[in-house]
RNA sequence: GUUCGUAUGAGGCAAACUUAAUGAAAAUUAAGGACGCAAAACCAUGGGACUAAGGAUCGGUUUAUGAUUGAUGUCUGCCAGGUUGCCAUC
Numbered sequence: 001g002u003u004c005g006u007a008u009g010a011g012g013c014a015a016a017c018u019u020a021a022u023g024a025a026a027a028u029u030a031a032g033g034a035c036g037c038a039a040a041a042c043c044a045u046g047g048g049a050c051u052a053a054g055g056a057u058c059g060g061u062u063u064a065u066g067a068u069u070g071a072u073g074u075c076u077g078c079c080a081g082g083u084u085g086c087c088a089u090c
Base pairs, nucleotide, nucleotide: 001090003088005087012037013036017032018031019030020029021028022027035077041083042082043081045080046079047078048075049074050073055069056068057067058066059065
């Protein structure tokens, strides 16, 4: 420098679930816990998925409230793309 993930060493992350907090929700954070992960490290840029408070439209007893719509909310442990990177192969 390159390729790629068969094995070893060191180290790392942490699904489901439980508890608490925040939030309208999706979800996030902390602690516990390990299904898994070589980028399960970082970036919501493209696609995709989830939610629907406020808004709009409709209904309604025009109050309460219900339905529909739709990110400006969320997810990188869904897939691409970008940046960096341990060990190992060559």
c-di-GMP-I riboswitch aptamer from Firmicutes bacterium UBA5324, 90 nucleotides, folded computationally. Its Rfam family is "c-di-GMP-I riboswitch aptamer". Gene Ontology term of the family: cyclic-di-GMP binding. Lineage of the source: Bacteria > Bacillati > Bacillota.